[in-house]
RNA sequence: GGGCCCGUAGCUCAGCUUGGAUAGAGCGGCAGCCUUCUAAGCUGAUGGUCACGGGUUCAAAUCCCGUCGGGCCCG
Numbered sequence: 001g002g003g004c005c006c007g008u009a010g011c012u013c014a015g016c017u018u019g020g021a022u023a024g025a026g027c028g029g030c031a032g033c034c035u036u037c038u039a040a041g042c043u044g045a046u047g048g049u050c051a052c053g054g055g056u057u058c059a060a061a062u063c064c065c066g067u068c069g070g071g072c073c074c075g
Stems, first nucleotide, its partner, number of pairs: 001074007010027004020058001030044004051067005
């Protein structure tokens, strides 16, 4: 330098192929209940510029282009 894959909550990921409902799950952290206390259990609340910029579209996490970051392969 070239090719492919990945980037979504604090962490691990789904959703993307086939555009459309308020963007989800588990874990974690927080508050409460329970308990002598802790753990476990139960309840409640808590979470996002969907890496960034632009384009297409009535509408973009999803499609297109570029950039950045990570991984693998080739040279």